A computed fold for a 692-nucleotide part of an RNA from a bacterium, annotated as large-subunit ribosomal RNA, domain II. It was read from a public genome assembly.

Context: one part of a larger RNA
RNA sequence: UCCAACGACUUAUUUUGCGUUGCUUGUCUAAGCGCGCAUAGCGCGAAGGCAUAGCGAAAGCGAGUCUGAUAAGGGCGCCAAUGGCAGCGCGAGAUAGACCCGAAGCGUGAUGAGCUUACCUUGGCCAGGUUGAACUCCCGAGAAAUCGGGAGGGAGGACCGAACCCGUGGGUUGUGCAAAACCUUGGGAUGAGCUGAGGUAAGGAGUGAAAAGCUAAUCGAAUUACGUAAUAGCUGGUUCUCUCCGAAACAGUUUUGGGACUGGCGGUGUACCGUAGUCGCGGGGGUAGAGCACUGGAUGGUUGGUACAGGUCGAAAGACCGGCUAAUCAAUCAAACUCCGAAUACCGCGGCGCAAGGACACUAGUUAGACUGCGGGGGCUAAGCUCCGUGGUCGCGAGGGGAAGAGCCCAGACCAUCAUCUAAGGUCCCUAAAUCCAUGCUAAGUGUGAAAGGUAGUCAUCGCCCAUAGACAGAUAGGAGGUUGGCUUAGAGGUAGCCAUCCUUUAAAGAGUGUGUAACAACUCACUAUUCGACGGGCGGUGGCGCCGAAAAUGUACCGGGGCUAAGCAUGGUACCGAAGAUAUGGAUGCACUGGUCCUCCGGGACCGGUGCGUGGUAGGAGAGCAUUCCGGCCUGCAGUGAAGAUCGACCCGCGAGGGCGUUUGGAGCGGCCGGAAGAGAAAAUGUUGGA
Numbered sequence: 001u002c003c004a005a006c007g008a009c010u011u012a013u014u015u016u017g018c019g020u021u022g023c024u025u026g027u028c029u030a031a032g033c034g035c036g037c038a039u040a041g042c043g044c045g046a047a048g049g050c051a052u053a054g055c056g057a058a059a060g061c062g063a064g065u066c067u068g069a070u071a072a073g074g075g076c077g078c079c080a081a082u083g084g085c086a087g088c089g090c091g092a093g094a095u096a097g098a099c100c101c102g103a104a105g106c107g108u109g110a111u112g113a114g115c116u117u118a119c120c121u122u123g124g125c126c127a128g129g130u131u132g133a134a135c136u137c138c139c140g141a142g143a144a145a146u147c148g149g150g151a152g153g154g155a156g157g158a159c160c161g162a163a164c165c166c167g168u169g170g171g172u173u174g175u176g177c178a179a180a181a182c183c184u185u186g187g188g189a190u191g192a193g194c195u196g197a198g199g200u201a202a203g204g205a206g207u208g209a210a211a212a213g214c215u216a217a218u219c220g221a222a223u224u225a226c227g228u229a230a231u232a233g234c235u236g237g238u239u240c241u242c243u244c245c246g247a248a249a250c251a252g253u254u255u256u257g258g259g260a261c262u263g264g265c266g267g268u269g270u271a272c273c274g275u276a277g278u279c280g281c282g283g284g285g286g287u288a289g290a291g292c293a294c295u296g297g298a299u300g301g302u303u304g305g306u307a308c309a310g311g312u313c314g315a316a317a318g319a320c321c322g323g324c325u326a327a328u329c330a331a332u333c334a335a336a337c338u339c340c341g342a343a344u345a346c347c348g349c350g351g352c353g354c355a356a357g358g359a360c361a362c363u364a365g366u367u368a369g370a371c372u373g374c375g376g377g378g379g380c381u382a383a384g385c386u387c388c389g390u391g392g393u394c395g396c397g398a399g400g401g402g403a404a405g406a407g408c409c410c411a412g413a414c415c416a417u418c419a420u421c422u423a424a425g426g427u428c429c430c431u432a433a434a435u436c437c438a439u440g441c442u443a444a445g446u447g448u449g450a451a452a453g454g455u456a457g458u459c460a461u462c463g464c465c466c467a468u469a470g471a472c473a474g475a476u477a478g479g480a481g482g483u484u485g486g487c488u489u490a491g492a493g494g495u496a497g498c499c500a501u502c503c504u505u506u507a508a509a510g511a512g513u514g515u516g517u518a519a520c521a522a523c524u525c526a527c528u529a530u531u532c533g534a535c536g537g538g539c540g541g542u543g544g545c546g547c548c549g550a551a552a553a554u555g556u557a558c559c560g561g562g563g564c565u566a567a568g569c570a571u572g573g574u575a576c577c578g579a580a581g582a583u584a585u586g587g588a589u590g591c592a593c594u595g596g597u598c599c600u601c602c603g604g605g606a607c608c609g610g611u612g613c614g615u616g617g618u619a620g621g622a623g624a625g626c627a628u629u630c631c632g633g634c635c636u637g638c639a640g641u642g643a644a645g646a647u648c649g650a651c652c653c654g655c656g657a658g659g660g661c662g663u664u665u666g667g668a669g670c671g672g673c674c675g676g677a678a679g680a681g682a683a684a685a686u687g688u689u690g691g692a
């Protein structure tokens, strides 16, 4: 991992709701007893329960009662509608293990010191080598204390190093030789040494040169049995079919936040209303927008006031600039401004109005939401960010488009069809359908990624100006005089800088547009003439499509690809393709209305039709069925001429769960119908057991 078997909403009591049955001259018996072919069944048994009257805390009163001074008011009742008890079934609650499996843990008792820790008793062990303490003796020195030398001596948690004990670094191993080893290296090795045997100390306890170490491969509280099915707001799992409906991810409270309760939203049932929606009419508002009349902000001008850190001028007075402040003019800004003021929304009334809405009872799930459009707050007008409001979709939604892609666009899947029409989106090939029509644009493969900014790319359009009295560009010639303007300066001659910027001669020529010089010079421009010859030229604005700006990491890789000059872009048009949409035909089913036949316990039900509206679906609710095991009926059948079980089938019936029929196998029991009762359905639980 696979296969098979097993494996999870039960049972008891009780409360409540629904259904159904019996009785209602209310109902039911409990224990117990009697009969009995004796765990069955039949009968007795009213003690008692519920109901029959309520109100009050109660005494109590009573169709009333309580409160109260009250015959008041008010509360709960009566009056009317119909109810009551018991049994059975189903849903839900409570109490119990309460759908199943799962803790870490807690308690009580017991078992452990043959491992290990410490201690007690009694034994054992430590090759060899080295060092040479105290002390003693001898010699020498000294007044002495004492000192020096030599010999002997043999101390030490002394030194080196086997056995022995340990386990420092590295390597091997790491389904090992081994649930801690092997190799090498290393520490101790006469000591707080190592070790045998026998004993003592234990679970909140021991022991501990202390690491919360060790106490039998188990230790921040051993092991084992029991309490025990501890508890688990947590995780996992929870088994057949079809049909009908179908959520929530919100609010409040919560030692609350992944839990719970109440409300909201779902389902089922009951009885009613004519409520939802839409149209019309009538309302209040202070949002969007707008505005500056208030409150504030903020810019510029003018004027007034003030005399203030300041600045300039002045001897001073004072003036000017600046500051502050006010008025006024112009132009503005505001969620917490408003002289104004929508669209929507909301409220009321009326018309239309279909299973759309509302009430009550019982009963779920949900309270981690996600993206997207619009209106906002936070953030950076960041986020696949976060928090609200309001729609949509996903969630719980398949289908078509978007290359691919929950949340985008189109569209809501009952089933069938080798039929038709469309939506979004498309129509050169991949790839279904136009190499369609008309008019423009683009030359960048722009399209097929991006900004500020730049652009004599190109198209369209508008305005102004020049032009055969000759424009624009080019060419030729001129471009002068006062004058080297004044100042400054070493110099300043058009051309460092400052000031001024006149006049004259002219066709025209600046007290000079640049290059240049130390300064001049030289070149050049403006300006003028000539030449040339144009439905042309210059400047500016607006719009369309382009161009530059443009560097990234696995491989082209920013059209899905091929490829395209349209198969790109813009505008208009005609066809076609295109979905589970719509239509067509047939079929199934739910609900409502309706026709017929049959049945009936008179409540209704079954079958055959018609019409209309429906039939996506998670959590979840409701309904109808299939299958399994057992029981009842003195129902009805099969079976050695082959039961159950197994195998195979392209056959039949049923929407389906399934049921038949047939083949082979098997070898002894097994069905059908109507009811009843459940150990009642397996793919999942790191499920359990067995097998492979």
Stems, first nucleotide, its partner, number of pairs: 001692006011096014026050003032044004054061002064076004099237002102234001106227006117201009126191001128160003131156001135152007164188003169184004203219001205215003240625006250263005264366002266363005272358002277352007289340001290338002295334003299330008308322001310321004369394010399410003414587004419583003425577003428562003434574001436573006447564001453548003457545010474531005480504003485499003510525001514523002588615012626681001628678006635672004645665002648662002651660003

Its mean pLDDT, the model's own confidence on a scale to 100, is 85. It matches the Rfam family "Bacterial large subunit ribosomal RNA".